[in-house]
RNA sequence: GCAGGAAUGGUGAAAUGGUAAACACAGCUGAUUUAGAAUCAGUACGCUGAGAGUUCGAAUCUCUCUUCCUGUA
Numbered sequence: 001g002c003a004g005g006a007a008u009g010g011u012g013a014a015a016u017g018g019u020a021a022a023c024a025c026a027g028c029u030g031a032u033u034u035a036g037a038a039u040c041a042g043u044a045c046g047c048u049g050a051g052a053g054u055u056c057g058a059a060u061c062u063c064u065c066u067u068c069c070u071g072u073a
Stems, first nucleotide, its partner, number of pairs: 001072007010025003018056001027043005049065005
């Protein structure tokens, strides 16, 4: 240089055009406890890497860019 893949809450991770972006861990509050852990109940958190386009509607499709991974001469 070329080809392919990935980027989504604090972390992991699902959602392949349409309801309110699941779920788990972590966080916060409460119950329990002398206190803590564990357990149980509740609760908050995402402008979906950036920009533009297509569409009534985009995390999802198209284009450009950024970062990372893999392959290849």
Transfer RNA from a Flavobacteriaceae bacterium, 73 nucleotides, folded computationally. It matches the Rfam family "tRNA". Rfam links the family to the GO term triplet codon-amino acid adaptor activity.